[in-house]
Context: one part of a larger RNA
């Protein structure tokens, strides 16, 4: 010198873009962040209306209407956070995968046939502070279950092949085994079964890479490997018997530490050093620990189950909950912001679609946190004014600085207009940006240094005192090094300390 997610004293007009809990993965009031679809189904409330009856309160019963709920179908495993934990095939790159799967989309084959029995909801009784339960009674389907069929699929068996260590891989033959759903103003269309293949998105393994300590040197019993079983979508000691005794290690096993990789960032001429905060990919977690369910995917952040801590309700018999989703609150800190506006735009989630949802997103608040821009005036002015500070008392300086005059209006103010973003229609942002026009020099300058390193000197106070200080060092009566002034240098909406890192 250069850098930061920075922090602190001093000062601080403005705009653009960007960025902001680095600590306590402490704790959490409160609101909101995942719903949707009457074109899948059964019922159906308030409201509005038509008729009778009426003791004027109303009632009965059609029609319209379509809330909240329920049953069922996709989503909820995306999106959004955090970096605890991990030194691993977690990550990065090159491969396998004849050892695998894949919901929506896309291509092609071939099908959707006959029945069937329930359940929520609702009506109705009981428990119970709630949360919630529990008997009876009725009902719908694209819920649910049985029979048919079988192009193709799986499995036994026989055969052809091909290939390897070997299991296997492709034909063909025979037998046995499993499908379906409707919905639609009935027509367009969608949807529903099987199957082949694409596409995407995931499992798994493998060689290579990328921390410290050897004052961690020997580690291993499911340990290594066979056989057989079970398992899973799959390969595997991935579990289970039984056998066999092997496996890793100084090219650093095993243990300790610390740590989320990477792309990149930041220095440097590179080489290396450092980091990994914002954005993008992956990993891995979601009070702690353990576990399964359902799904096409999960061991599931705003799903369940069990414990264990903690917080809330309790009628003391129970119950409820989880901000590492956005805001916000206490704690912690030297330190980090709005309980905000909108779905108008991209983007996902249901839907045929209108269209609802989306704290993702797009905005706007707050902060010199960065980083860039732009300002605070320009000209002209010597009686070198007054003043300050000095001083040899002649004068020097501050200094064309000011004032005066002449000008300008970038910025402010004020008043009008007034966008792109958004295809016809929709706009939070927003009366914003901009653009016209007025108004006036009018609203804007600080901060650290002057002994040498290293730009910038004086005068006074103090007297080894009070203090300075990055080093080396100043201060004990003429201190250019302390503090105060003038004045001077530096850099400028910022300067200077501090921390880290090259």
């Nucleotide at each position: 010198g250069g850098a930061u997610g920075a922090a602190c004293g001093u000062u601080g007009g403005c705009g653009g873009c960007g960025u902001g809990c680095c600590u306590a993965a402490c704790a959490c009031a409160u609101g909101c962040a995942a719903g949707u679809c009457g074109a899948a189904c059964g019922g159906g409330a308030a409201g509005c209306u038509g008729a009778u009856u009426u003791u004027c309160g109303a009632a009965u019963u059609g029609g319209u209407g379509g809330a909240g709920a329920g049953u069922g179908g996709c989503g909820c495993a995306c999106g959004g956070g955090u970096g605890c934990g991990u030194a691993a095939c977690a990550c990065g790159u090159a491969g396998c995968u004849u050892a695998c799967c894949u919901g929506c989309c896309c291509c092609g084959a071939a099908g959707a046939c006959c029945g069937g029995g329930a359940u929520a909801a609702c009506c109705u009784g009981c428990g119970g502070a709630a949360a919630c339960g529990u008997g009876g009674g009725c009902u719908a389907a694209g819920a649910c279950c049985g029979g048919a069929u079988a192009a193709g699929c799986u499995c036994a068996c026989g055969u052809u092949u091909u290939u390897u260590a070997g299991a296997g891989g492709a034909g063909c033959g025979u037998g046995a085994g499993a499908a379906a759903a409707g919905c639609g103003a009935u027509u367009a269309g969608u949807g529903c079964u099987u199957u082949g293949g694409g596409a995407u998105g995931g499992g798994g393994c493998u060689g290579c890479g990328g921390c410290c300590c050897a004052u961690c040197a020997g580690c291993u019993a499911g340990u290594u490997g066979g056989u057989a079983g079970g398992g899973u979508a799959a390969a595997a000691g991935c579990c289970u018997a039984c056998c066999a005794a092997g496996g890793c290690g100084a090219c650093g096993a095993c243990g300790g530490g610390u740590a989320g990789g990477g792309g990149g960032c930041c220095u440097g001429a590179g080489a290396g050093g450092g980091u990994g905060g914002c954005c993008c990919c992956c990993c891995a977690c979601a009070c702690u620990g353990g576990g399964a369910c359902u799904g096409a995917g999960a061991c599931a952040c705003g799903g369940c189950c069990c414990a264990g801590a903690c917080u809330u309700c309790u009628a003391c018999g129970g119950a409820a909950g989880g901000c590492a989703g956005c805001a916000g609150u206490g704690a912690g800190g030297g330190a980090u912001a709005u309980u905000g506006c909108g779905c108008a735009a991209u983007g996902g989630g249901c839907g045929a679609a209108a269209g609802c949802c989306u704290g993702a997103c797009g905005c706007g608040g707050c902060g010199a946190c960065g980083c860039c821009g732009c300002g605070u005036g320009g000209g002209u002015g010597a009686a070198g004014a007054a003043g300050g500070u000095u001083u040899u008392c002649g004068g020097a300086u501050c200094g064309u600085a000011a004032a005066g005059c002449c000008c300008u209006u970038u910025u402010c103010u004020g008043u009008g207009u007034g966008a792109c973003g958004a295809u016809a229609a929709u706009g939070a942002c927003g009366g914003u940006a901009g653009c016209a026009c007025a108004g006036g020099a009018a609203u804007a300058a600080g901060u650290g240094u002057c002994g040498g390193c290293u730009a910038a000197c004086u005068a006074c106070g103090u007297g080894c005192c009070a203090g300075c200080a990055g080093c080396c060092g100043c201060g004990g009566u003429a201190a250019a090094a302390c503090g105060u002034a003038g004045g001077a240098c530096g850099c400028g909406a910022a300067c200077g300390u501090u921390a880290u890192c090259c």

Predicted 3D model of a 502-nucleotide part of an RNA (small-subunit ribosomal RNA, 5' domain) from a metagenome. The full RNA is in RNAcentral, with records from SILVA. Model confidence (mean pLDDT): 86 of 100. It matches the Rfam family "Bacterial small subunit ribosomal RNA". Its family is annotated with structural constituent of ribosome and ribosome in the Gene Ontology.